[in-house]
RNA sequence: AGAGUUUGAUCCUGGCUCAGAAUGAACGUUGGCGGUGUGGAUUAGGCAUGCAAGUCGAGCGCGAAACGUAGCAAUACGUGGAGAGCGGCGAAAGGGAGAGUAAUACAUAGGUACCUACCCCCGGGUCUGGGAUAGCGGCGGGAAACUGCCGGUAAUACCAGAUAACGUCUCCGGACCAAAGGUGUGAUUCCACCUGGGGAGGGGCCUGUGGCCUAUUAGCUUGUUGGUGGGGUAACGGCUCACCAAGGCAAAGAUGGGUAUGGGGCGUGAGAGCGUGCCCCCACUCACUGGGACUGAGAUACUGCCCAGACACCUACGGGUGGCUGCAGUCGAGAAUCUUCGGCAAUGGGCGCAAGCCUGACCGAGCGACACCGCGUGCGGGAUGAAGGCCUUCGGGUUGUAAACCGCUGUCGUAGGGGAGGAAGAGUCUGCGAAGAGCAGAAUCCGACCGAUCCUAGGAGGAAGGGCCGGCUAAUCUCGUGCCAGCAGCCGCGGUAAUACGAGAGGCCCAAACGUUAUUCGGAUUUACUGGGCUUAAAGAGUUCGUAGGCGGCUUGGAAAGUGGGGUGUGAAAGCCCUCGGCUUAACCGAGGAACUGCGCUCCAAACUACCGAGCUUGAGUAGGCUAGAGGUGAGCAGAACUGAUGGUGGAGCGGUGAAAUGCGUUGAUAUCAUCAGGAAUACCGGAGGCGAAGGCGGCUCACUGGGACCUAACUGACGCUGAGGAACGAAAGCUAGGGGAGCAAACGGGAUUAGAUACCCCGGUAGUCCUAGCCGUAAACGGUGAGCACUGGGCCGGGGGCCUGCACAGGCCCUCGGCCGUAGCGAAAGUGUUAAGUGCUCCGCCUGGGGAGUAUGGUCGCAAGGCUGAAACUCAAAGGAAUUGACGGGGGCUCACACAAGCGGUGGAGGAUGUGGCUCAAUUCGAGGCUACGCGAAGAACCUUAUCCUAGCCUUGACAUGCUUUAGAAUUCCGUCGAAAGAUGGAAGUGCCCGCAAGGGAGCUUUAGCACAGGUGCUGCAUGGCUGUCGUCAGCUCGUGUCGUGAGAUGUCGCGUUAAGUCGCUUAACGAGCGAAACCCUUGUCCUUAGUUACCAGCGGGUCAUGCCGGGAACUCUAAGGAGACUGCCGGUGUUAAACCGGAGGAAGGUGGGGAUGACGUCAAGUCCUCAUGGCCUUUAUGUCCAGGGCUACACACGUGCUACAAUGGACGGUACAAACCGCUGCGAAGUGGCAACACGGAGCUAAUCGGAAAAGACCGUUCUCAGUUCGGAUUGUAGUCUGCAACUCGACUACAUGAAGUUGGAAUCGCUAGUAAUCGUAGAUCAGCAUGCUACGGUGAAUACGUUCCCGGGUCUUGUACACACCGCCCGUCACAUCACGAAAGUGGGCUGUACUAGAAGACGUUGAGCUAACCGCAAGGAGGCAGGCGUCCACGGUAUGGUUCAUGAUUGGGGUGAAGUCGUAACAAGGUAACCGUA
Repeated sequence: AGAGUUUGAUCCUGGCUCAGAAUGAACGUUGGCGGUGUGGAUUAGGCAUGCAAGUCGAGCGCGAAACGUAGCAAUACGUGGAGAGCGGCGAAAGGGAGAGUAAUACAUAGGUACCUACCCCCGGGUCUGGGAUAGCGGCGGGAAACUGCCGGUAAUACCAGAUAACGUCUCCGGACCAAAGGUGUGAUUCCACCUGGGGAGGGGCCUGUGGCCUAUUAGCUUGUUGGUGGGGUAACGGCUCACCAAGGCAAAGAUGGGUAUGGGGCGUGAGAGCGUGCCCCCACUCACUGGGACUGAGAUACUGCCCAGACACCUACGGGUGGCUGCAGUCGAGAAUCUUCGGCAAUGGGCGCAAGCCUGACCGAGCGACACCGCGUGCGGGAUGAAGGCCUUCGGGUUGUAAACCGCUGUCGUAGGGGAGGAAGAGUCUGCGAAGAGCAGAAUCCGACCGAUCCUAGGAGGAAGGGCCGGCUAAUCUCGUGCCAGCAGCCGCGGUAAUACGAGAGGCCCAAACGUUAUUCGGAUUUACUGGGCUUAAAGAGUUCGUAGGCGGCUUGGAAAGUGGGGUGUGAAAGCCCUCGGCUUAACCGAGGAACUGCGCUCCAAACUACCGAGCUUGAGUAGGCUAGAGGUGAGCAGAACUGAUGGUGGAGCGGUGAAAUGCGUUGAUAUCAUCAGGAAUACCGGAGGCGAAGGCGGCUCACUGGGACCUAACUGACGCUGAGGAACGAAAGCUAGGGGAGCAAACGGGAUUAGAUACCCCGGUAGUCCUAGCCGUAAACGGUGAGCACUGGGCCGGGGGCCUGCACAGGCCCUCGGCCGUAGCGAAAGUGUUAAGUGCUCCGCCUGGGGAGUAUGGUCGCAAGGCUGAAACUCAAAGGAAUUGACGGGGGCUCACACAAGCGGUGGAGGAUGUGGCUCAAUUCGAGGCUACGCGAAGAACCUUAUCCUAGCCUUGACAUGCUUUAGAAUUCCGUCGAAAGAUGGAAGUGCCCGCAAGGGAGCUUUAGCACAGGUGCUGCAUGGCUGUCGUCAGCUCGUGUCGUGAGAUGUCGCGUUAAGUCGCUUAACGAGCGAAACCCUUGUCCUUAGUUACCAGCGGGUCAUGCCGGGAACUCUAAGGAGACUGCCGGUGUUAAACCGGAGGAAGGUGGGGAUGACGUCAAGUCCUCAUGGCCUUUAUGUCCAGGGCUACACACGUGCUACAAUGGACGGUACAAACCGCUGCGAAGUGGCAACACGGAGCUAAUCGGAAAAGACCGUUCUCAGUUCGGAUUGUAGUCUGCAACUCGACUACAUGAAGUUGGAAUCGCUAGUAAUCGUAGAUCAGCAUGCUACGGUGAAUACGUUCCCGGGUCUUGUACACACCGCCCGUCACAUCACGAAAGUGGGCUGUACUAGAAGACGUUGAGCUAACCGCAAGGAGGCAGGCGUCCACGGUAUGGUUCAUGAUUGGGGUGAAGUCGUAACAAGGUAACCGUA
């Protein structure tokens, strides 16, 4: 510091997601040790049990047990001190928790009208009396808790008096106010007591400032705000009361609602910030819930009291008791949080003179990897790189120096032993000292718990896992699985070759942990103060005026609020940071420093802002002059058109459409003329023109009226800009009331169109459109661009005003308004560009992913329609902008092609043939499927072919290949048996080559058994190679360098001409190049040269019935080698002086002469695993191999392709002439003979320019048939034959005779062909034993038509639109149906909180009363003073009644929304989306 994800790709906008750090965590797997921390976050839910606050006998009176003395004993005396009580101090601290609280709180800085026990300092004092009471004793009540009466007792308890100031009050005369003793042999020894002042520390109260959300909470308040007086308090104060006044708070957010202890700090972050408040510290608040006071220095009191309530417990049912949010512990709820431990040894607290007692504060231990930190699980050597595992291209690689093995060490743990330190002191004694103060010394006593560290023993022995490995993101292979099982943070993996699932091996990252989940910050500049935006991505309010507010021109003086600087106080400690130090290190801890960015006080400065004062004129305004205009309102007037009415002319249609129909018309329409009536709108001028704030404004005239520009510089003197709320204006539609109504026209009716047509088109037609008055307040109200001011190159056009040029219709200049093009700059780009979207300033409005949704709800406005304000749940990983390349368009331009058109002939109808589908079958093997499958693979299925296609029968290292081991044998040949054959099985003959004397061995071959393996036309053409089809012989497809663009990309390759062509020329930020096109190649057309055998024969000769038959010839034809020729070369015209085109000459051929081969980048997951090759999978006595028979030839039917026909341009018969190319030795096969014929016999010649196939056919000549199902047509069937072949039954071809079907030119539709072509005629070949209407070649005869490019199909190119990119066979909308989720409404129902009114009134306090009761004082007494109970009043908690508000839950039913698999209906949008789309409204 970034990365992934929208697209075919790009840039941008924008959300989602990830990598980091953190936590009081939890969960999963795993787990050696230690140190330091930390641990009930949820139910402030309920709690058993124990402990958590006592202490003082040196304040007081009693006084048990026990002991002693005396006594026989009772008992007495003494010691003793348990125990409770009175009294004092403490119990208000310490400890826990965060419910409430948005201010009676907290933080910080100040203030003062106040209080303060214990402690410290200073001054003064402590006298004389009195009456009670608990305990105790006696008698009672009660289950208990507890309690009544009588008697008597003490005090540092209580009371009175005295004393009385430096205290308090005061009218300044005065008045008033206290005390206690104890201890000690003793001493004014010590500790206490009273009073006053001061201090320290603590607290009360007041003020400024600061820190949450919500306006879908906008008004709140009656003790409320202030005053006077009384009361009250420690103290100020409406704190309280009486009276008076009517105030106080609030948009800088009162009041209400929600949430929440606050701070130091903590987490994160570069910082600013954001989040948070656990542990520790400070403050506040609470103590079962609510209320209340008492005591006290202090409480409205956690382990005190009273009352009410809920809950729980005890009970003898009468009544009582209790409060863990103290430490442990328990139940519950929960994902989740510990021991009913030890000790007061240390630190601290309470009491005490002290010893000491108490202390769940605290110190320690225990549990939990909860966090942080440290240590270990060994170290060195060790290669044949062992075994095993995994992978493999079979060679090897890897696990891996890893292990084994050898040597060494001893941390931690284990066992045993020693042990520093945490301890300082108190008391006692001694010394100094006036001292029991204080100081010094000595001995003694005190450790809960921890235990550093050291020694010994033993042995590598006890100690490694978790996650991940598609990208982000470090790390990959094999197997299994087969959109299943599963994974997933985002993108996304999985449908038979998964680096993404599961496993193994290997690797990567961390490590006593590793992952996951949750949460916070970061990344996120994604709320933007630092640090964002608003033309089109989300975002400028429809417009103007204007309140508050914000901001504001020039000069000068003053003061000093802001501002800047210096000093000073404070900013607790801890924490963070720095330095040093202590634990072996670290975590942790200690000390010092810095910092704490803040607030206060004080001094100085005066530039800037604000303030006060005085001026100025340039901003703004006023005045005067001049001027343009559909600016506004009202009234009047005008003509054209339209419709209607009346009348005339006229006579059959009009109207309307793509075509029609509805409609109108003989009762006279349409058309036309005249007159009249009515309403609405104003042609031409008219313009990119003008005016207005916007909406908007258009005939003419008049009246009233708003604003602007220019000129002058007389006046005012900053009067300005913006503008939250607010107000006014505001198209169309719509609403209310009343008018008006010609045309147009929602709704509605009819006619068409259509599958339907509630539409588009047509005929009608009502609201409405118009006027008046009033509502509504919205529009794609748009320049999609808020207002104002200033600055920043230009050019051109238009409107208004002014100035100058001696004239001017011309030119120049200044101001102003409206436009176009463009520089810099800006911008994601498109674009914008002095009319900014540039550069700055000021103010306002608005935005923060898409959908849900401008919806719901609440409020408010409206007569209504509806407007304004305006969410959430849920859901997606995108939605979006601009531009790019394609593709597409029922977009456009140009252009090509048998694409259409013009023609010729077919197919589709018939019967055969053949292929396919379907059906059938034991099987009808398989493949091919629009064009680009279907006479296709198959250039030829009777067996074979042939395929596990079917039925049967066999073989198992195999029919075929290689290698090894093994048995028997030469090889080999022959003969049997069973059998359909394959095969199984038996027998006979035979003995070679090399080495070796022989035995024997070897090579090769056959064979037996076995092992490796063979084999597969089995699957996957969607794992592949190769080959092929198609677009398409269409003219395209690319690259290098350069240039342009942020980029995808563009340019080149576009444009203008031209061409069959991206062919060529010109222009040109392009210049070149490649693959294609062309050319090169083959063939054909003309000529020449060469060569003449088997081809040829003109001339010469010979010969024959005849024939190049022979001699010969080399002319011709021909053959086959090589050349020539054609290049727009020449001429004319057109064209840009081009390329080229048109015409012409010459020429056998003329503009690529004809034909062929040749097929760019790519497309169709096109075809083929059955040509071949090949990965993977499957099979291995079978899916392999062999064999027999059958099937592939079936047949209600459908389609494709061909053949033959339907006839006279013909059929039949007879005659007669002319080709090309090809083939032939397992062959072609002549002559001749036989047969009606197929064919047979025959065998010459020919390995071929020699011989043969071989007859070409149509044509032509002649005869006949005469329009008919025929002398057309030949299917079908019968009989008899021929040929091939082992074999023609299933299932061949041919021949003869006989038979003689359909068919008389073919519906919709559709195919081929542009010249030697179509059509027509025959010939040959491949395959092949045989089988051809198919296929491939060959020649013969030989046309018609093409004006042309509107239309159909296909292609090319440029341009345009696009929401398409799997690319229009695209995308995509809404209803309905089904499932599911969340939400709204709803008669209501049930809770919480809360307002108001009334009621009620415990305890308590205050007031009042007090006839009852009453120790201290007065009084001789009676009695009094004072006090108390009780009564009454005020306040008030729980409670009750009524009525509101608010919030939550729930509710039959209902509404829309989201999401879902291939559902239904249509096709609204995206292209001119087939009626351009969209906004507002009905």

This is a predicted structure of a 1482-nucleotide RNA (small-subunit ribosomal RNA) from an uncultured bacterium. Its Rfam family is "Bacterial small subunit ribosomal RNA". The coordinates come from a structure-prediction model, not an experiment, and the mean pLDDT is 84.